[in-house]
Context: one part of a larger RNA
RNA sequence: UUAUUUUUAAGGAACUCGGCAAAAUAAUUCUGUAACUUUGGGAAAAAGAUUGCCUUUGAAAAAAAGGUUAAAAUAGAAAGAAUAGCGACUAGUUAUUAAAACUACAAGACUUUGCUAAAUUGUAAAAUAAUGUAUAAAGUCUGAUGUCUGCCCAGUGCUAAAAAGUUACCUAUAACAGUUAACAGCUGUAUUAUCAAACUUUAGUUAACGGCGGUUGUAACUCUAACAAUCCUAAGGUAGCGAAAUUCCUAGUCAAUUAAUUGUUGACGCGCACGAAAGACAUAACGACUUUUCUACUGUCUCAAAAAUAAUAUCA
Numbered sequence: 001u002u003a004u005u006u007u008u009a010a011g012g013a014a015c016u017c018g019g020c021a022a023a024a025u026a027a028u029u030c031u032g033u034a035a036c037u038u039u040g041g042g043a044a045a046a047a048g049a050u051u052g053c054c055u056u057u058g059a060a061a062a063a064a065a066g067g068u069u070a071a072a073a074u075a076g077a078a079a080g081a082a083u084a085g086c087g088a089c090u091a092g093u094u095a096u097u098a099a100a101a102c103u104a105c106a107a108g109a110c111u112u113u114g115c116u117a118a119a120u121u122g123u124a125a126a127a128u129a130a131u132g133u134a135u136a137a138a139g140u141c142u143g144a145u146g147u148c149u150g151c152c153c154a155g156u157g158c159u160a161a162a163a164a165g166u167u168a169c170c171u172a173u174a175a176c177a178g179u180u181a182a183c184a185g186c187u188g189u190a191u192u193a194u195c196a197a198a199c200u201u202u203a204g205u206u207a208a209c210g211g212c213g214g215u216u217g218u219a220a221c222u223c224u225a226a227c228a229a230u231c232c233u234a235a236g237g238u239a240g241c242g243a244a245a246u247u248c249c250u251a252g253u254c255a256a257u258u259a260a261u262u263g264u265u266g267a268c269g270c271g272c273a274c275g276a277a278a279g280a281c282a283u284a285a286c287g288a289c290u291u292u293u294c295u296a297c298u299g300u301c302u303c304a305a306a307a308a309u310a311a312u313a314u315c316a
Stems, first nucleotide, its partner, number of pairs: 001311008010302002014300001019297001027051001029049003036041001038144001052068006079295004084290002086287002091103002107142007119128003145282004150212003155209002157205005164200002171193002175189005213231005240274001241271001252268006
């Protein structure tokens, strides 16, 4: 000097991106236990008390009374509370820097499929699906539960329809040219007719891909605009939420928290650029998740000191 470990006056997070690390809590029995809640939970909530040994009572290792000790007879064994976000949960994940808000999940919805099933693999035979049969199988999206899931089919896609239009090869067919003895055959050019899906067309369809406006004026102070006018559109964003994991301006404004807060929470709302299964909003329980606060606790710090063990360096 480094590593591991122990202790520390007064203070007690002033440290720091952040209580990271450390400290603290811890067992038994008895008491007691809030909001909220899907009535199961929350809950070991929280918060208190008790414990050894001896004597007496007692059937007693239960319990009670008295005495005594620093002690639960030495070790080992939850820190707790409040708040918001996200994800319902248990589970799974980047073997070797990420465990999460990602994946999965029960549940919801749509689409395909009538069995020689759809779908998938294979050139094929065939195989899986399935020794299953629509309460089944496959594909896609959402993701417990609760309250709900608005408007738009113009575009793209999908489905259906078949009146009409357009359309390839093949087929049939007229003509011309070449070849030829030939008007046959063949070759070339090329006319007409017939003819598929697709496309055009019509309709449906959004828990299909997706989309969900602007300008101007108006009320007896001012402001604002229930109201009116006008342009455009397929339709102009409904409920709910909202400076949000989304807010640029922004450290928005007000309130709470602090002595002081770019933080957090509650509100406000013209939301640069939320919004309803790429789901919206709530939500008990749960989480080695993320945010903020409080109690307890401490060498994290004010500010450093001492000790033990081991290693390393230098000197003798």
Large-subunit ribosomal RNA, domain IV from an uncultured Neisseriaceae bacterium, 316 nucleotides, folded computationally. Model confidence (mean pLDDT): 83 of 100.